[in-house]
Overview: Predicted 3D model of a 97-nucleotide RNA (SAM riboswitch aptamer (S box leader)) from Evansella caseinilytica. It matches the Rfam family "SAM riboswitch aptamer (S box leader)". Rfam's curators write: The SAM riboswitch is found upstream of a number of genes which code for proteins involved in methionine or cysteine biosynthesis in Gram-positive bacteria. The source organism's lineage runs through Bacteria, Bacillati, Caryophanales, Bacillaceae and Evansella. Model confidence (mean pLDDT): 80 of 100.

RNA sequence: CUCUUAUCAAGAGAGAUGGAGGGACCUGGCCCUAUGAUAUCUCGGCAACCUGUAUGUACGGUGCCAAAUCCAGCAGAGCCAUUCUGAAAGAUAAGAG
Numbered sequence: 001c002u003c004u005u006a007u008c009a010a011g012a013g014a015g016a017u018g019g020a021g022g023g024a025c026c027u028g029g030c031c032c033u034a035u036g037a038u039a040u041c042u043c044g045g046c047a048a049c050c051u052g053u054a055u056g057u058a059c060g061g062u063g064c065c066a067a068a069u070c071c072a073g074c075a076g077a078g079c080c081a082u083u084c085u086g087a088a089a090g091a092u093a094a095g096a097g
Base pairs, nucleotide, nucleotide: 001097002096003095004094005093006092007091008090013043014042015041016040017039021032022031023030026073027072028071029070044065045064046063048062049061050060069089074086075085076084077083
């Protein structure tokens, strides 16, 4: 990097560096941000997967810590404005190549 499987409406704070954008790509919205964004590091926390299996449910490996994967876009249904379902894409984990 590719493929397969599962899950994705919950949950989770501070400090330091730094200085302008960010919310995966594209588009339309809507939000966050100089009362410092993204990002990096430290401590802390949350608990999705794997791991351990003993009475006990620990430790560890990844992951995560604004807003439903922020919402929508493609297809179907519908009370056709709202809504629901499924896909596509994405993220995380495990296995295989």